[in-house]
Molecule: SAM riboswitch aptamer (S box leader)
Organism: Sporolactobacillus nakayamae
RNA sequence: UUCUUAUCCAGAGUGGGGGAGGGACUGGCCCAAUGAACCCCGACAACCAACAUGAUUGCAUGCAUGGUGUCCAUUCCAGAAACACUGAAUGGUGUUUGAAGAUGAGAA
Repeated sequence: UUCUUAUCCAGAGUGGGGGAGGGACUGGCCCAAUGAACCCCGACAACCAACAUGAUUGCAUGCAUGGUGUCCAUUCCAGAAACACUGAAUGGUGUUUGAAGAUGAGAA
């Protein structure tokens, strides 16, 4: 990098450093000198492993030791399609599915 699969409306900082950007992309809309990215610490969570208990075949519950992950806004909203309502409209609103993306685990 590609493929498979699960999840994505919950949760988490009045800390130390750092100094202007950040929210994938496009459009919108936001966050940021009352301090962005990033680093450390802390916290949250429970995907994988370990461990414990119970089942009995790899399952359930728990734990938080190890490996990841996460810590404005639903993945901030929309992006393609179908359906419903509305409408002067190639417009608007809603629902569902999908695409794209993110993270874990497995594979090439």